[in-house]
RNA sequence: CCCGUCCGACAGGGGAGCGCGCAGCGCUGAGAGUGCGGUGAAGGCCGCAGACCCUCGCACCUGAUCUGGGUAAUGCCAGCGCAGGAAGUUCGGUCUCUUCUCCAU
Numbered sequence: 001c002c003c004g005u006c007c008g009a010c011a012g013g014g015g016a017g018c019g020c021g022c023a024g025c026g027c028u029g030a031g032a033g034u035g036c037g038g039u040g041a042a043g044g045c046c047g048c049a050g051a052c053c054c055u056c057g058c059a060c061c062u063g064a065u066c067u068g069g070g071u072a073a074u075g076c077c078a079g080c081g082c083a084g085g086a087a088g089u090u091c092g093g094u095c096u097c098u099u100c101u102c103c104a105u
Stems, first nucleotide, its partner, number of pairs: 004095001006093004010088001011055004017027004034049006060085003066079004
C1' cells in the first nucleotide's frame, strides 16, 4: 500500500408472509405495514415518506402452483444453489483480537 473488519457520508436497490376468538395477539424474520395522500361497495390496492436489510452479492427476484422434512399454518427449515438475474466493485475514517501464508534471523 492492497484486501478485509467495523463506523460514517452521499447515491442507488429491495421485501413486507402465515394463523387466530382480528382496536388486539401468536409464528418466522433485520424488517411482516408507522404516517400522509389517492382509489374501491368491500376485502384491499397504488403513490410518497419512515423503519429495516442490501449494493459483486447469505438484500432481493426467477425457476416455483418445485423437491424433502416439519408445523396450527406459512419460503417455517433444508435442498435446488459454485443455477439464471440483481443496485457503488463510490468517498472518508478505523485496525484490537484470532487464524493462515511467505520472507529473514

A computed fold for a 105-nucleotide RNA from Actinoplanes cyaneus, annotated as TPP riboswitch aptamer (THI element).
Model confidence (mean pLDDT): 75 of 100.
Rfam family: TPP riboswitch aptamer (THI element). Rfam links the family to the GO term thiamine pyrophosphate binding.
Of the family's consensus pairs, 96% are formed in the model.